[in-house]
RNA sequence: CGCUCAUCCAGAGGGGCAGAGGGAACGGCCCGUUGAAGCCCCGGCAACCCUCCAGCCGGUCCUGCGCAUCCAGGCGGGGCUCCCGGCUAGGGAAGGUGCCAAUUCCGUCUCGUGACGAGAUACGCCACGGGGAAGAUGAGGA
Numbered sequence: 001c002g003c004u005c006a007u008c009c010a011g012a013g014g015g016g017c018a019g020a021g022g023g024a025a026c027g028g029c030c031c032g033u034u035g036a037a038g039c040c041c042c043g044g045c046a047a048c049c050c051u052c053c054a055g056c057c058g059g060u061c062c063u064g065c066g067c068a069u070c071c072a073g074g075c076g077g078g079g080c081u082c083c084c085g086g087c088u089a090g091g092g093a094a095g096g097u098g099c100c101a102a103u104u105c106c107g108u109c110u111c112g113u114g115a116c117g118a119g120a121u122a123c124g125c126c127a128c129g130g131g132g133a134a135g136a137u138g139a140g141g142a
Base pairs, nucleotide, nucleotide: 001141003140004139005138006137007136008135013042014041015040016039017038021031022030023029025108026107027106028105043100044099045098048096049095050092051091052090054088055087056086057085058084059083060079061078062077063076064075065074104134109131110130111129112128113127114126116124117123
């Protein structure tokens, strides 16, 4: 940065300095002078990058069929010691990040289902479910 992909119902806090805010925005609802943001120290969580192991798939190797001048491409069978890539399950944690109130705190846009409003397929509102938007984090890219 109008970029790509993955993840976001799990998990993990003490101390010092500081002194009024904080939870992205908005609405709600919370947290906060029994100390917010920020900075520092120590500790922890997790496992994205990294790494180990197993299985499977593909690349790869051998081979059959068929088309055919050959190649490429198509349909099938088998091997897999090594090498490359991917997927699944499990293990590790030195390093690079990240994170340590509340599901990303909840909602916001849309679709579906149900309840309610003297209530119909419209409208409003509530609940539940699906998909998005936005945001965050990582790994890449420009």
The RNA shown here (SAM riboswitch aptamer (S box leader)) has 142 nucleotides and comes from Streptomycetaceae bacterium MP113-05.
It matches the Rfam family "SAM riboswitch aptamer (S box leader)". Rfam links the family to the GO term regulation of gene expression.
The sequence is in RNAcentral, with records from Rfam and Ribocentre.